[in-house]
Molecule: c-di-GMP-I-GGC riboswitch aptamer
Organism: uncultured Thalassotalea sp.
């Protein structure tokens, strides 16, 4: 370095439940514990999840009519998330066994 059946200090903190944020996704705080040797950092590669902004098309509406405006639906889509989905980097506690 690896490597994690064990020992010592200890650590996080899933689902649920309160409450702030937030258009969602989720995200903080406090409760609670599935689990976790990186369940410590980074969204830099995939990957998953989200869809307000936008763009597309469809509908209805106002107006005699056109441009044009607003309204609902459908679709694409990250610069939103997610480190408790891999991969990568960087950093760390402890030492029975190889």
């Nucleotide at each position: 370095c690896u490597c994690g059946u064990c020992c010592a200090a200890g650590g996080c903190a899933a689902a649920c439940c309160u409450g702030g944020c937030g258009a969602a996704a989720g995200u903080c705080a406090g409760g609670g514990a599935c689990g976790c040797a990186a369940a410590g950092u980074u969204a830099c590669c995939g990957g998953u999840c989200u869809a307000a902004a936008g763009a597309u098309a469809u509908u209805u509406u106002g107006c005699a009519g056109u441009u044009u405006g607003a309204a609902a639906u459908a679709u694409c889509a990250a610069c939103g998330a997610u480190g408790g989905c891999g991969g990568a980097a960087c950093u760390g506690c402890c030492g029975a066994c190889u």